[in-house]
Overview:
A computed fold for a 110-nucleotide RNA from Tenuibacillus multivorans, annotated as SAM riboswitch aptamer (S box leader). Its mean pLDDT, the model's own confidence on a scale to 100, is 82.

RNA sequence: UUCUUAUCCAGAGAGGUGGAGGGAACUGGCCCAAUGAAACCCAGCAACCAUUAGAUAUUAUAUCUAACAGGUGCUAAUUCCAGCAAUGUUCAAUCAUUGCAAGAUAAGAA
Numbered sequence: 001u002u003c004u005u006a007u008c009c010a011g012a013g014a015g016g017u018g019g020a021g022g023g024a025a026c027u028g029g030c031c032c033a034a035u036g037a038a039a040c041c042c043a044g045c046a047a048c049c050a051u052u053a054g055a056u057a058u059u060a061u062a063u064c065u066a067a068c069a070g071g072u073g074c075u076a077a078u079u080c081c082a083g084c085a086a087u088g089u090u091c092a093a094u095c096a097u098u099g100c101a102a103g104a105u106a107a108g109a110a
Base pairs, nucleotide, nucleotide: 001110002109003108004107005106006105007104008103013042015041016040017039021032022031023030026083027082028081029080043075044074045073048071049070051067052066053065054064055063056062057061079102084099085098086097087096088095
């Protein structure tokens, strides 16, 4: 980097360094930011994998529950919203729902 599977309307800082940008990319919106952005450190959140214990299923195994926090991840706004398609609604604009695409994270594979 590519593929597969699962999840993505919950949760988490008035700390230190730092200095102008940031919200993935493109388009259109809408926001955050010197009452200090990014980044780093610390702190915290969660529990995908690992670990431990228990239960169920006729074994190696699988599923579920609980604990822990070793490997990751995360800590403005639903993945900030829309972008393609379908359905409903409307004269239309709009609005709502669903699916896809794109993306993020984890685990596995090449």